[in-house]
RNA sequence: GCGGACGUGGCGGAAUUGGCAGACGCGCUAGAUUUAGGCUCUAGUGUCGAGAGACGUGAGUGUUCAAGUCACUUCGUCCGCA
Numbered sequence: 001g002c003g004g005a006c007g008u009g010g011c012g013g014a015a016u017u018g019g020c021a022g023a024c025g026c027g028c029u030a031g032a033u034u035u036a037g038g039c040u041c042u043a044g045u046g047u048c049g050a051g052a053g054a055c056g057u058g059a060g061u062g063u064u065c066a067a068g069u070c071a072c073u074u075c076g077u078c079c080g081c082a
Stems, first nucleotide, its partner, number of pairs: 001081007010026003019065001027045006046055003058074005
């Protein structure tokens, strides 16, 4: 340089047929249990904001009534070829 795959909460990872983003697990927080801790159980847990609400799928632009999903540009990681 050329080709391909991937990028989603704190972490892993779903949503691939364009139609409620974050299912599920881990972690974390609070409570129950315990002498204490662990295990177990219950509730909560993306960001900003007092709230109403707004924003959020690497970054940007476009297509569409509607985009994590499609197109283009770009950044990064990995694989292959040279």